[in-house]
Context: one part of a larger RNA
Molecule: large-subunit ribosomal RNA, domain III
Organism: Dixa sp. Dix1
RNA sequence: GAGUAGCGUUAAAACGGGUGAAAAGCCCGUUCGCCGAAAACCCAAGGUUUCCUGCGCAACGUUCAUCGGCGCAGGGUGAGUCGGCCCCUAAGGCGAGGCAGAGAUGCGUAGUCGAUGGGAAGCGGGUUAAUAUUCCCGCACCGAUAUGUAAUGCGAUGGGGGGACGGAGAAAGCUAACCGAGCCAGGUGUUGGAUAUCCUGGUGAAAGCGUGUAGGCGUGCUGCUUAGGUAAAUCCGGGCGGCUUAGCUGAGGCGUGAGACGGAAACCUCCUCGGAGGUCCAAGUCGGUGAUGCUCUGCUUCCAAGAAAAGCCUCUAAGCUUCAGUUACAUAUUGACCGUACCGCAAACCGACACUGGUGGGUAGGAUGAAAAUUCUAAGGCGCUU
Numbered sequence: 001g002a003g004u005a006g007c008g009u010u011a012a013a014a015c016g017g018g019u020g021a022a023a024a025g026c027c028c029g030u031u032c033g034c035c036g037a038a039a040a041c042c043c044a045a046g047g048u049u050u051c052c053u054g055c056g057c058a059a060c061g062u063u064c065a066u067c068g069g070c071g072c073a074g075g076g077u078g079a080g081u082c083g084g085c086c087c088c089u090a091a092g093g094c095g096a097g098g099c100a101g102a103g104a105u106g107c108g109u110a111g112u113c114g115a116u117g118g119g120a121a122g123c124g125g126g127u128u129a130a131u132a133u134u135c136c137c138g139c140a141c142c143g144a145u146a147u148g149u150a151a152u153g154c155g156a157u158g159g160g161g162g163g164a165c166g167g168a169g170a171a172a173g174c175u176a177a178c179c180g181a182g183c184c185a186g187g188u189g190u191u192g193g194a195u196a197u198c199c200u201g202g203u204g205a206a207a208g209c210g211u212g213u214a215g216g217c218g219u220g221c222u223g224c225u226u227a228g229g230u231a232a233a234u235c236c237g238g239g240c241g242g243c244u245u246a247g248c249u250g251a252g253g254c255g256u257g258a259g260a261c262g263g264a265a266a267c268c269u270c271c272u273c274g275g276a277g278g279u280c281c282a283a284g285u286c287g288g289u290g291a292u293g294c295u296c297u298g299c300u301u302c303c304a305a306g307a308a309a310a311g312c313c314u315c316u317a318a319g320c321u322u323c324a325g326u327u328a329c330a331u332a333u334u335g336a337c338c339g340u341a342c343c344g345c346a347a348a349c350c351g352a353c354a355c356u357g358g359u360g361g362g363u364a365g366g367a368u369g370a371a372a373a374u375u376c377u378a379a380g381g382c383g384c385u386u
Stems, first nucleotide, its partner, number of pairs: 013031006032383004040363004046343002050341001051075006060068002080141002082339003086119003092113003098107003122139005142335011153320002158315004166302004172295003177289005182203006188196001208256004215249003220243007228236002266279005303306001349358002365377003
């Protein structure tokens, strides 16, 4: 220079009360304003205690600070079912032998790793200052092991099936959700009117089990035979007959789960004035609209022809065959380890910053409307630290 530029999107504040040495900024309340396909809620990545409580205000906070993602201390993350670990494989990595190379090493078979994919099983309510599909209550489900009963051809690293998959389009049946009515509870007013066809609020409810519907696929059983499936096969495939329309899948609904839970006002008790506990515990239906969700990995159609392997089912080989093993039912036991706090379109991640930038997925109320556009708004969250 200069107490100058600036104080980081112009979404916005005002008042009362409290605390305190001190209040524009902290807490409580009443208004006002902003977002609302987000500036709300839930996950993944990443961060790693930032979460909650108490006590502080030097520094950090573009001002103040009694406040804080700041300092100090204490507390907090509870799982057979959520995710990982585990079983399986993809791209890709490594790679016994092997090949190449002077060597270092490169490539690569068997194999072994490797999820962003496939594979068993949980929902509703309650609870904490801070965790909950994890704790508690209620009702479930799956695997393994043991025992018992009954039945019985079991057996794989091999064969077969299955898992198992593209784009686009169309329709139907449903549900979520919402709207209206009914029902239940409360209200009757400030300025003329309003006991009414009035106003306000509520009317929620799962997995599982039983039933097996709309719909979709579709023959199934059996006799004989068989140069295929690297051996075998009763399995799969091929051939010739007979009798038949079985069977599989499948939303939703209904019943149960369950009048358990939940449920406003009012009243009572305690109270650190933040709240906590208790009493009483109402209605808990019908109709309409209706999804981008489910049936649907379906159907139709198109050409560019749209993972693999295991779990699972089945077949036999070696072998075993009073055993062992397998199947069904029942009972009992058992289910380890790791993650779980909090932020998560952001002041907590990536950008040197409490930075107008960047950051994958899910949920999707009402009015308007073709719409997830637009504008207003609910729940919820904010007014962006002078």